[in-house]
């Protein structure tokens, strides 16, 4: 210093043919149960790393930075 992948919920990932966001596990309440766990209903919770373009319209295309990881010099 060059290239590549990845940054999206508290964790661990989906979604990356552009139509505006889920899921598991965790948390909160409920039911159940002698109680707790387990089970089963709900529901809380996210400016999709940061900025800026394109576009009616970006998590998704493109440009810069940021952080991580591999490589190769």
């Nucleotide at each position: 210093g060059a290239g590549c992948u990845u940054g999206u919920a508290g964790c661990u990932c989906a979604g990356c043919u552009g139509g505006a966001a889920g899921a598991g596990c965790g948390c909160u309440g409920g039911c159940c149960u002698u109680c707790u766990a387990a089970g089963c209903c709900a529901g809380a919770g996210g400016u999709c790393g940061a900025g800026g373009g394109u576009u009616c319209a970006a998590a998704u295309c493109c440009c810069u930075c940021c952080a991580a990881g591999c490589u190769c010099g």
Predicted 3D model of a 73-nucleotide RNA (transfer RNA) from a Candidatus Heimdallarchaeota archaeon. The coordinates come from a structure-prediction model, not an experiment, and the mean pLDDT is 82. It matches the Rfam family "tRNA". The family's RNA type in Rfam is transfer RNA. The sequence is in RNAcentral, with records from ENA. Taxonomically the source falls in Candidatus Heimdallarchaeota (Archaea, Promethearchaeati).